This is a predicted structure of a 684-nucleotide part of an RNA (large-subunit ribosomal RNA, domain II) from a Candidatus Bipolaricaulaceae bacterium. Its mean pLDDT, the model's own confidence on a scale to 100, is 88. It matches the Rfam family "Bacterial large subunit ribosomal RNA".
[in-house]
Context: one part of a larger RNA
RNA sequence: GCCGGCGAGUUAUGGUCCGUGGCGAGGCUAAGCGGGUCUCCCGCGGAGCCGUAGCGAAAGCGAGUCCGAACAGGGCGCAUAGUCACGGGCCAUAGACCCGAAGCCAGGCGAUCUACCCAUGGGCAGGGUGAAGGCGGGGUAAGACCCGCCGGAGGCCCGAACCCAUUGGGCGUGCAAUCCCAUGGGAUGACCUGCGGGUAGCGGUGAAAUGCCAAUCGAGCCUGGUGAUAGCUGGCUCUCCCCGAAAUGGCUCUAGGGUCAGCCUCACGGUUCAGGCGGCCGGGGGUAGAGCACUGGAUGGGGAAGGGGGGAAACUCCCGACUCCAACCAAACUCCGAAUACCGGCCGUCGGUCCGUGGGAGUGAGUCCGUGGGGGAUAACCUCCACGGUCGAGAGGGGAACAACCCAGACCGCCGGCUAAGGCCCCCAAAUCCGGGCUAAGUGGGGAAGGCGGUGUGGUCGCUAAAACAGCUGGGAGGUUGGCUUAGAAGCAGCCAUCCUUUAAAGAGUGCGUAACAGCUCACCAGUCUAGCGACCGCGCGCCGAAAAUGUAACGGGGCUAAGCCCGGUGCCGAAGCCGCGGGCUUCCGCAAGUUCGCUUGCGGGAGCGGUAGGGGAGCGUUCCCAGCGGGGCGAAGCUGCGCCGUGAGGCGUGGUGGACUGCUGGGAAGUGAGAAUGCCGGC
Numbered sequence: 001g002c003c004g005g006c007g008a009g010u011u012a013u014g015g016u017c018c019g020u021g022g023c024g025a026g027g028c029u030a031a032g033c034g035g036g037u038c039u040c041c042c043g044c045g046g047a048g049c050c051g052u053a054g055c056g057a058a059a060g061c062g063a064g065u066c067c068g069a070a071c072a073g074g075g076c077g078c079a080u081a082g083u084c085a086c087g088g089g090c091c092a093u094a095g096a097c098c099c100g101a102a103g104c105c106a107g108g109c110g111a112u113c114u115a116c117c118c119a120u121g122g123g124c125a126g127g128g129u130g131a132a133g134g135c136g137g138g139g140u141a142a143g144a145c146c147c148g149c150c151g152g153a154g155g156c157c158c159g160a161a162c163c164c165a166u167u168g169g170g171c172g173u174g175c176a177a178u179c180c181c182a183u184g185g186g187a188u189g190a191c192c193u194g195c196g197g198g199u200a201g202c203g204g205u206g207a208a209a210u211g212c213c214a215a216u217c218g219a220g221c222c223u224g225g226u227g228a229u230a231g232c233u234g235g236c237u238c239u240c241c242c243c244g245a246a247a248u249g250g251c252u253c254u255a256g257g258g259u260c261a262g263c264c265u266c267a268c269g270g271u272u273c274a275g276g277c278g279g280c281c282g283g284g285g286g287u288a289g290a291g292c293a294c295u296g297g298a299u300g301g302g303g304a305a306g307g308g309g310g311g312a313a314a315c316u317c318c319c320g321a322c323u324c325c326a327a328c329c330a331a332a333c334u335c336c337g338a339a340u341a342c343c344g345g346c347c348g349u350c351g352g353u354c355c356g357u358g359g360g361a362g363u364g365a366g367u368c369c370g371u372g373g374g375g376g377a378u379a380a381c382c383u384c385c386a387c388g389g390u391c392g393a394g395a396g397g398g399g400a401a402c403a404a405c406c407c408a409g410a411c412c413g414c415c416g417g418c419u420a421a422g423g424c425c426c427c428c429a430a431a432u433c434c435g436g437g438c439u440a441a442g443u444g445g446g447g448a449a450g451g452c453g454g455u456g457u458g459g460u461c462g463c464u465a466a467a468a469c470a471g472c473u474g475g476g477a478g479g480u481u482g483g484c485u486u487a488g489a490a491g492c493a494g495c496c497a498u499c500c501u502u503u504a505a506a507g508a509g510u511g512c513g514u515a516a517c518a519g520c521u522c523a524c525c526a527g528u529c530u531a532g533c534g535a536c537c538g539c540g541c542g543c544c545g546a547a548a549a550u551g552u553a554a555c556g557g558g559g560c561u562a563a564g565c566c567c568g569g570u571g572c573c574g575a576a577g578c579c580g581c582g583g584g585c586u587u588c589c590g591c592a593a594g595u596u597c598g599c600u601u602g603c604g605g606g607a608g609c610g611g612u613a614g615g616g617g618a619g620c621g622u623u624c625c626c627a628g629c630g631g632g633g634c635g636a637a638g639c640u641g642c643g644c645c646g647u648g649a650g651g652c653g654u655g656g657u658g659g660a661c662u663g664c665u666g667g668g669a670a671g672u673g674a675g676a677a678u679g680c681c682g683g684c
Base pairs, nucleotide, nucleotide: 001684002683003682004681005680006679011094012093013092014091015090016089017088018087019086020085021084022083023082026050027049028048032044033043034042035041036040054061055060064076065075066074067073097235098234100232104225105224106223107222108221109220115199116198117197118196120194121193122192123191124189126158127157128156129154133150134149135148136147137146138145162186163185164184167182168181169180170179201217203213204212205211210219238619239618240617241616242615243614248261249260250259251258252257262363263362264360265359266358267357268356269355270354274353275350276349277348278347279346280345281344282343283342289336290334291333295330296329297328299326300325301324302323303322306319307318308317309316310315366391368389369388370387371386372385373384374383375382396407397406398405411583412582413581414580416579417578418577422573423572424571425558426557427556431570433569434568435567436566437565438564444560450544451543452542454541455540456539457538458537459536460535461534462533463532471528472527473526474525475524477501478500479499482496483495484494507522511520512519584609585608586607587606588605589604590603591602592601593600594599620673622670623669624668625667626666627665628664629663630662631661638657639656640655641654642653643652644651645650
């Protein structure tokens, strides 16, 4: 891991509601006792319990009573139905659906491991160093001191045994639940070690790490209390049918738990349908928008009280409440003010529409999308509200793939039809369809500010056969080097002014240039040429802006110049949608038959049948019991092949195997259904 077996809402008592039955203003017995065919049945047993009257704290009164002065008012009552049994749902108390802690307490067992201690034994190759002291000599007044020899001290040195475990490597399903190799520390000491003994868990021991106390230690182990508790995790076993949620609000030592409400379900009741939707009518409002009349903010201009600077003054410059004009802003501004929404009325229409009472729940982590907002950074697959939708609990088609997007809500069958979104060149079902335009960028097939004489198209203005625009040829002058400034300033550093003349035209000069001049050029004019030229505003499509990590990789691919984009049109494809045909179930209505009248069955018609948590309904099967009826050595159960029946759980028949039990009908009782629990046991 697989297979097999085992494996989880039980039982008792009390309560509450429903179903069925008995009796009914009553209902029932409990213990106990008698009898019998003795797990049970029949009888007795009315103690007691519930009900039949309530109200008040009570005295008490009583269909009333209490508060009260009250023959105001108000509270609780009265105008009757209970009780017992059985079955079922749920609650409570019990282990209470099952498995699971870490833990707490009690009584014991442990110092054969290890810590420390006590007692008694044992062990430490070899080498080195050479303390005190002694002796001799030197030295001194005596000393100190010096030299030599002897001596053999030391938690001394090197290093085996022995003890330890520093560093590296190996090992890491090991040789090993701590080992191996190399290397390393101590090695006469606070040394190592044998045997015996002592200290015990609210404790011991500890050169102290929370270390050690038998592979266990922030409190050992074993057994018990014990099925501790677990608002937590996991698991919880047959079928079909109907309905079908929630992830919200209030409160919560509460936030992943509860309680009440909301939302689901079932029963009963409500019948002037109370509900949804549509139309019409009637309401209140202060949002969107807008506005500036209020409250504030804010810009430019006019007027202006007042104030500031300068001045002797006249005066002048500046700021400026307030006011006027004018193209503003506001969640906590409003002179205004919708659409919706909300409340009500009438009509229409449709309901598993609504309301109440009672039984049973689940939910109280929500999620993404659109829209209106708050927070954040006009960030987040961000966060918090609101309204709607989806998923959740929703399959199918589309979107390449993809819970939350688009289309659309799957009872079953069909080798029938029509459509939706989306598509129709190939992959790939359907147009290489029709008409018009755009794009040249593979734009399409990612991307901003900004940029573009890319291209298409619309508009406004100007010039133009009295010749425009572009090109070419020529002119572009004089006063004058204007004045100032300056070393210089001559059109062209800068400042001021910007006139006059000759002209077809020519600026006191557009740019380059010089030290300054010079020179080139432009404006402007003429000629030549010939038909359109220029400026600006807008729209469509495109271009640049454009750098990322395995390999094209920013169309799903091929590939496409239409198979791209815009406009118009005709077809077709396309889903579990809709239709057709057949079938099943539920529910409502009508009719008929039966009926132990609760209902059941049949026919016709309408509507419905996605579904998690969850509610309700109807069934299948297993073991045992009672009653009745059966089968079986001419072959039971079980196992197995095949066939048939039922929507399903399942059932029946038959062949083989097997070799002794077993079925059906009606009822009863449960150790009653396995795939999951790192489930338990076994097998392989």